This is a predicted structure of a 344-nucleotide part of an RNA (small-subunit ribosomal RNA, central domain) from a metagenome. RNAcentral holds the full RNA, with entries from SILVA. Rfam family: Bacterial small subunit ribosomal RNA. Rfam links the family to the GO terms ribosome and structural constituent of ribosome. Its mean pLDDT, the model's own confidence on a scale to 100, is 86.
Context: one part of a larger RNA
RNA sequence: UUGGGUUUAAAGGGAGCGUAGGCCGUCUUUUAAGCGUGUUGUGAAAUACUGUCGCUCAACGACAGAGGUGCAGCGCGAACUGGGAGACUUGAGUGCGCGGAAUGCAGGCGGAAUUCGUCGUGUAGCGGUGAAAUGCUUAGAUAUGACGAAGAACUCCGAUUGCGAAGGCAGCUUGCAGUAGCGUAACUGACGCUGAAGCUCGAAAGUGCGGGUAUCGAACAGGAUUAGAUACCCUGGUAGUCCGCACGGUAAACGAUGGAUGCUCGCUGUGUGCCCCUGGGUACGCGGCCAAGCGAAAGCGUUAAGCAUCCCACCUGGGGAGUACGCCGGCAACGGUGAAACUC
Numbered sequence: 001u002u003g004g005g006u007u008u009a010a011a012g013g014g015a016g017c018g019u020a021g022g023c024c025g026u027c028u029u030u031u032a033a034g035c036g037u038g039u040u041g042u043g044a045a046a047u048a049c050u051g052u053c054g055c056u057c058a059a060c061g062a063c064a065g066a067g068g069u070g071c072a073g074c075g076c077g078a079a080c081u082g083g084g085a086g087a088c089u090u091g092a093g094u095g096c097g098c099g100g101a102a103u104g105c106a107g108g109c110g111g112a113a114u115u116c117g118u119c120g121u122g123u124a125g126c127g128g129u130g131a132a133a134u135g136c137u138u139a140g141a142u143a144u145g146a147c148g149a150a151g152a153a154c155u156c157c158g159a160u161u162g163c164g165a166a167g168g169c170a171g172c173u174u175g176c177a178g179u180a181g182c183g184u185a186a187c188u189g190a191c192g193c194u195g196a197a198g199c200u201c202g203a204a205a206g207u208g209c210g211g212g213u214a215u216c217g218a219a220c221a222g223g224a225u226u227a228g229a230u231a232c233c234c235u236g237g238u239a240g241u242c243c244g245c246a247c248g249g250u251a252a253a254c255g256a257u258g259g260a261u262g263c264u265c266g267c268u269g270u271g272u273g274c275c276c277c278u279g280g281g282u283a284c285g286c287g288g289c290c291a292a293g294c295g296a297a298a299g300c301g302u303u304a305a306g307c308a309u310c311c312c313a314c315c316u317g318g319g320g321a322g323u324a325c326g327c328c329g330g331c332a333a334c335g336g337u338g339a340a341a342c343u344c
Base pairs, nucleotide, nucleotide: 003316004315005314006313007298008297012312014201015200016199017198021194022193023192025088026087027086028085029084030083031082033081034080035077036076037075038074039073040072041071042070049065050064051063052062053061054060091191092188093187094186095184096183097182098181100179103177104176105175106174107173108172109171110154114150115149116148117147118146119145120144121143125136126135162169163168206247207246208245209244210243211242216240220236221235222234223233258311259310260309261308262307263306266289267288268287269286270285271284272283273282274281275280276279293300294299317344318343319342326337327336328335329334
């Protein structure tokens, strides 16, 4: 390479948009590039193959013949692929109607708790632990009442709930923006799927500048524990945690399961809509259990890991190693790409 694979053995890109490319619905007609078929030319010799013959045989040699998948020309065919023309509506999209959501961005508001400040009541402890101590406290703490300030997070509702492409999203409310779903069948008429590059988004930690700092809290300090204790426990506490702008671009970024389309028994719960309104039916989601089938098994099973098609990504023994070198990106941290020697 041909293959065979990718939930858990190596292997699905973190996610979306999308360029090139690949692939693409139904019918009619045309063309004949691909495709099929016929024929003509060419396809050197030697070698190889078949036959006959020559060296006593064979190797070897001579002669003859056949074949030769390729290329080109000229005809013929028209199912399929491609090209041209026309038509269609079921794929796709639009309109109209309905109703949903913790979807995003920006603004406003709310209560509880925490900490701090001031004042009052009040007096000797508080705090913390396995037990203690460090710590706080007669300069009046802890507790309790009133008032005030600040920042962060939103108890209950709350749920295999809902929304979002993923990351993710939860107090209430306003504005702006986006979008799935259902119903209808009015409109367009294949406008589609995927997607190397590319672009955009991307938890937490981290970085730069400016703000903010209540809580918690890497580092750090102290107290304990211990043989030691650079830890686990305790008292403090800086960065950070929060906001704005910019960077970075990684995660067990997980359903460890790429996207799209079609097909293939059922039972049951639940969210949203519609139809008949007892209860059923239907569409789209979110869950549980199973038939066939699949699977090494665990299990999956109309939300497939079943049966098929299309496109992309990736894997090819373990270690060395996601390392070295080079290149690209970054302020840096580091990220992307990514070997070999050697060894088992």